Transfer RNA from a Candidatus Dojkabacteria bacterium, 74 nucleotides, folded computationally.
The RNAcentral record of the sequence draws on ENA.
The coordinates come from a structure-prediction model, not an experiment, and the mean pLDDT is 81.
Rfam family: tRNA. Rfam's curators write: Transfer RNA (tRNA) molecules are approximately 80 nucleotides in length.
The source organism's lineage runs through Bacteria, Bacteria candidate phyla and Candidatus Dojkabacteria.
[in-house]
This record gives sequence, structure tokens and C1' cells, in this order.
RNA sequence: GGGCCGGUAGCUCAAUUGGUUAGAGCCCAUGCCUUAUAAGCAUGAGGCAGGUGGUUCAAAUCCACCCCGGCCUA
Repeated sequence: GGGCCGGUAGCUCAAUUGGUUAGAGCCCAUGCCUUAUAAGCAUGAGGCAGGUGGUUCAAAUCCACCCCGGCCUA
């Protein structure tokens, strides 16, 4: 340099292949329980989706370019 895969909550990942407010587990906060802690139970906080533009009535989901990471290849 060329090719392929990925980039969604603090972390690990989902989202029936465009539509009806973006979810799960862990973590965190509060409450219950306990002498107290842990565990357990309940509730809650937290992302506008790597960036910019385009297509569309509508995009995390399609297209283009760029940035970042991984693998293969020369």
C1' cells in the first nucleotide's frame, strides 16, 4: 500500500436485515433485609449511536469520504 471485520451506556454485547419513544448483563446510586458487611430483593441514574455529508416521509440500520482498533496479504 491492498483486502476483510469491527467502532451502540463506565465495561462486555444485543437490536427480527429502514419505521412506533435504543435494550440486556456487570458496574454505580438509593431503599428493604442484617448488629454490621456481603449476598438477596426492589427502584433508579447512565448512550442520540466514531465524525462529516448524502439517499428517504423516516436511518444505529443504506451510500460516500475521513478517523480509530483488530486480522490477512505484499